The part of an RNA shown here (large-subunit ribosomal RNA, half B) has 1222 nucleotides and comes from a Pseudomonadota bacterium. It matches the Rfam family "Bacterial large subunit ribosomal RNA". Its family is annotated with structural constituent of ribosome and ribosome in the Gene Ontology. Model confidence (mean pLDDT): 82 of 100. The full RNA is in RNAcentral, with records from ENA.
[in-house]
Context: one part of a larger RNA
RNA sequence: UCUUGGCCAAGGAACUAGGCAAAAAAGCGGCCGUACCUUCGGUAUAAGGCCUGGCUGACGCAAGUCGGCCCGCAGCGAAAGUAUCUCUGGCGACUGUUUAUCAAAAACACAGCUUCCUGCUAACUCGAAAGAGGAUGUAUAGGAGGUGACACUUGACCGAUGCGAGAAGGUUAACGGUGGGGGUGUAUAUGAAAGCAAUUUUGUGUAUGCUCACCGCCCGAAGCCCUCGUCAAUGUCAGCGAUAACUAUAAUCGUUCUAAGGUAGCGCAAUUCCUUUCCGGGUAAGUUCCGGAGCGCAUGAAUAGUGUAACGAUCGGAGAACUGUCUCGGCCAAGAGCUCGGUGAAAUUGCGAUUCCCGUGAAGACGCGGGAUACCUGUAACGGGACGAAAAGACCCCGGGAGCUUUACUGUAGCUUGAUAUUGGCUUUAAUGUUUUUCUGCGUAGCGUAGUGGUGAGGGUUUGAAGCUCGGUUUUCGGACUGAGUGGACCCGUCAAUGAAACAGCCAUCUGGAAAAUGUUAAAUUCUAACCUUUGCGGCAAAAACGCAUUGGGACAGUGUCUGGUGGGCAGUUUUAAUGGGGCGUUAUCCUCCUAAAGAGUAACGGAGGAGUUUAUUAAGGUCGGCUUAGCGCGAAUGGAAACCGCGCUGGACGUGUAAACGCAAAAGCCGGCUUAACGGCAAGACCUACAAGUCGCGCCGGUGCGAAAGCAGAAGUUAGUGACCCGAUGAUCCGUCAUAGAAUGGUCAGAGACAUCGGCUAAAAGUUACCCCGGGGAUAACAGGCUAGUCUGGUCCGAGAGUUCCCAUCGACGACCAGGCUCGGCACCUCGAUGUCGGCUCGCCCUAGCGCGGGGCUGGAGAAGGUCCCAAGCGUAUGGCUGUUCGCCAUUUAAAAGGGCACGUGAGCUGGGUUCAAACCGUCGUGAGACAGGUUAGUCUCUACCUGUUACAGGCGUAGGAUGCUUGAGGGCAGUCGACCCUAGUACGAGAGGACCGGGUUGAACGAACCUCUGGUCUACCAGCUUUGGUACCAACUGAAUCGCUGGGUAGCUAAGUUCGGAAGGGAUAAGCGCUGAAAGCAUAUAAGCGCGAAGCCUAGCCCAAGAUAAGGCAUCUGGCCGCAAGGCCGCGGUCCGUAGAAGAUUACUACGUUGAUAGGUCGCAGGUGUAAGCACAGUAAUGUGUUCAGCCGAGCGAUACUAAUAGACCGUCACACGCU
Repeated sequence: UCUUGGCCAAGGAACUAGGCAAAAAAGCGGCCGUACCUUCGGUAUAAGGCCUGGCUGACGCAAGUCGGCCCGCAGCGAAAGUAUCUCUGGCGACUGUUUAUCAAAAACACAGCUUCCUGCUAACUCGAAAGAGGAUGUAUAGGAGGUGACACUUGACCGAUGCGAGAAGGUUAACGGUGGGGGUGUAUAUGAAAGCAAUUUUGUGUAUGCUCACCGCCCGAAGCCCUCGUCAAUGUCAGCGAUAACUAUAAUCGUUCUAAGGUAGCGCAAUUCCUUUCCGGGUAAGUUCCGGAGCGCAUGAAUAGUGUAACGAUCGGAGAACUGUCUCGGCCAAGAGCUCGGUGAAAUUGCGAUUCCCGUGAAGACGCGGGAUACCUGUAACGGGACGAAAAGACCCCGGGAGCUUUACUGUAGCUUGAUAUUGGCUUUAAUGUUUUUCUGCGUAGCGUAGUGGUGAGGGUUUGAAGCUCGGUUUUCGGACUGAGUGGACCCGUCAAUGAAACAGCCAUCUGGAAAAUGUUAAAUUCUAACCUUUGCGGCAAAAACGCAUUGGGACAGUGUCUGGUGGGCAGUUUUAAUGGGGCGUUAUCCUCCUAAAGAGUAACGGAGGAGUUUAUUAAGGUCGGCUUAGCGCGAAUGGAAACCGCGCUGGACGUGUAAACGCAAAAGCCGGCUUAACGGCAAGACCUACAAGUCGCGCCGGUGCGAAAGCAGAAGUUAGUGACCCGAUGAUCCGUCAUAGAAUGGUCAGAGACAUCGGCUAAAAGUUACCCCGGGGAUAACAGGCUAGUCUGGUCCGAGAGUUCCCAUCGACGACCAGGCUCGGCACCUCGAUGUCGGCUCGCCCUAGCGCGGGGCUGGAGAAGGUCCCAAGCGUAUGGCUGUUCGCCAUUUAAAAGGGCACGUGAGCUGGGUUCAAACCGUCGUGAGACAGGUUAGUCUCUACCUGUUACAGGCGUAGGAUGCUUGAGGGCAGUCGACCCUAGUACGAGAGGACCGGGUUGAACGAACCUCUGGUCUACCAGCUUUGGUACCAACUGAAUCGCUGGGUAGCUAAGUUCGGAAGGGAUAAGCGCUGAAAGCAUAUAAGCGCGAAGCCUAGCCCAAGAUAAGGCAUCUGGCCGCAAGGCCGCGGUCCGUAGAAGAUUACUACGUUGAUAGGUCGCAGGUGUAAGCACAGUAAUGUGUUCAGCCGAGCGAUACUAAUAGACCGUCACACGCU
């Protein structure tokens, strides 16, 4: 010193983030008594009060009850066991569960509520499947989601997303159907070209094969679009302006938007930024807390809202009780630590012969420079440094990965859709195709309902004409067709008329319709035989399989293949770079200027601007010809500052399609004529240049425009107006493709399609990580240091003004100049193979730009109190309330409550409240995973010290002989503070109120040192009381254990809160300042020579250490004798060992003593403590009392006394020189 315990005066939470920890009352039991609130159960052992031992009597079976008596400070007398309580909030109803190993919670669960799904071969889950769970269950059941007892409630919105329902329409796959197209074979017909011809080449058609990754159309489901519904589904629930007879406010009004605009409730909240909101309460003082208010940054109704009794190792606030949490610390015990004996690790470790200061330096040095300091070596301690140890930083950035998310991209399981196969029969209906039959057809004109073309002069009719009646179909409402009946012989056409077309009849055909047959498709019903399934029976020990019978379904389902949809359920990936860290922002290609330093070129997240074109019916191109803009002045009708006209001056200022720069005058500007060179094929030579690109161009050929001609013309006054390769498409083409032809494909040429992250990654791509991981970086951020000093702080100068007057008593604008290195920054230099980060506590050291105390100048200083400046760092510089706070505000003191530095001093010293891991809640943001210098609750602080440093204590050697004592003091350290009162004196001063200097005295606060007489604390080998239990056989007595068992006291010692003392006075030299004498400079001047005064400050003085002060000091005393040639020995002297001890002490050391002795023990006496022993006697039934007895006992205290032990002995030094003598 630590750990674990015991006790504490006075105070009593003042401690602290927080009563953490500790303490405490109560406690078992009995009796009494118990509030608010309440779900009537509870709260509740609420709270609070009283009793508790022993002996004895009565009653009672006992437990026990009621009396009487006795002792103590104290009777559950010890131990074990066992709620501290009260008031008031938040959250969660509750008991429960959870991150084994940093989080126990407000998180999870929960009963209850609610929504959705599921009819049984259930839904759902696991599983390629068989099968299993669900369940040997059946909607009062099972599964899934949300909410979370209970009470009162749960508002508006269906626009979006999701889900459910719907089916008219749109769109839509495979399969199927149908038509076409391409290619080619065969047969055949026909045309064209070449050629004298043979023949060759080629085009077209018909028929019929084969073939194609070609096209159109028809059929074709779900899905999507669409229409509804649904929020206890995902979700969402506005803005602006005005208005009332004070003001304020706005019941009210207007207006815009919306799917609808937040209702009830609650509200500065676990949600409120501003914010410590405002008001009230509590407190001396309240960033917390409680109540109220509400413009709610950013509450709000089953992601539930608001309440709520009970409950909670939950989170706030207050109080009582209690205390060493604290003021402020002290004492004691045991165990460590320390010494001795035994045994004996670890991390770590470049080398070390391992100081301090200032400086330097990769910017914080034991190791470098300059100084200073320092004899050698240990032991015990402390923890400032060794950018200490540990862990290749977890923050940040870069690279890589992984987890998770989603309306990122691409897939995919699953689910779902249709087609088809397994897969069959009958029927109905519908649609449609074909065939047959039968109808249908009205512009005007015309007797009139004229489809079109052809043919046609006759046709129909007793097998019943016209007409009439009834019915049906159709209709343009006129009629037409038709069936039945009647009737009993005619009717229609040609012709005529009308018209574009002329009618009877026959043939063919079109529009629209009907019927029948047949094919296909769809829908529906039905059947049973595929297929699925139920039950029973059989054989076998049993099950399965199988067989037979049977139930219910049934061509559905199931399954295979193809196919559309859905599909973060799952998977693989992507998610750019620059960047004064990263992110956010901005930027990324091209042109012009400046930067750019007179060739070219030249960077920055330097300063300024532009481009992603435009122009040919007025060309803004070519050429030929012509012209001159603009501004200013003067003059001139309307006429003005600008219209047009004239003259002059300036000189390029105008204009140039488009930015800027550079250009441009018979033009590159403006006007007009004619035109297309805004051409084809090329190209000497150059510029530029990493490449790839980019730029200019003499000249030649062809054809052309303008011009009389020379000539000019391959776009535009110049410089921007853009995109490589691949890819596929389009157009062209004397090209290639292994005999040839065709086809197909490739090449070549041309012009398009985009990569703007603009030298272009892929055909195709977003987020999140605080659950994170790996590799790297001090190449790069956060802390600290460094540099800098914009900002900050301080000062100086100027002096507009304020100050009645007056710049400067005091203040000082607009400005100027410095200093400092505290703030916020900038930079990114050490450190990312780790320099722990705010605040507090503890311990300090330093600075002065001075808060108090000291000395002074000025004052708009009467005094007192102040203001301001100068000197001065010696000392001092508060306790509380709130908050994590630093800070700040507040309360109360004070002489004063100064400001800073020291890695925002100090975590190998402590704490851990804040911040900053993992859990969770709220608000806000986000579809989501998640996020938030927003709030809230919880949340592992390791290290035995080698070096240095520091505090102590030893050993060695030195100090020119040794030893024993006493000292000097170079040097160093400590200390250094201030108030109040009284006297001078109610004086000086002042109208008064008030009220001193100087000087003297008294008494305090805080601080410090020493001590223990007093007051107390403690006092574990002192005394006494008490309980339970064991023991000495029992009684009595004594003793062990129970925290020293508990309780009451207490000597020495150690202690503070107790006692005593300290700071001073004085001297010397000074600061600011004040002077004397006094010139330079006849004056003046404190100064130049000279002299003096002047402060808590400096040096002394006071106290302490101190000669390793290596310069090692001084003084006093001892250093003798014998034997021996010498070495050495003996006695003496000094010291050590050894012993007895100690108010000395870790060990060591130091001090006392060692028989010629009081060193310790013992003994005796005394002080002092406790408080009247045991035994015996007496009294009492007994507990117990009284007497003997102020007894007995007693650690350390004070004395006395050799009874015991300090016995006996061992070792070291006593040298050398000089001097003297011999």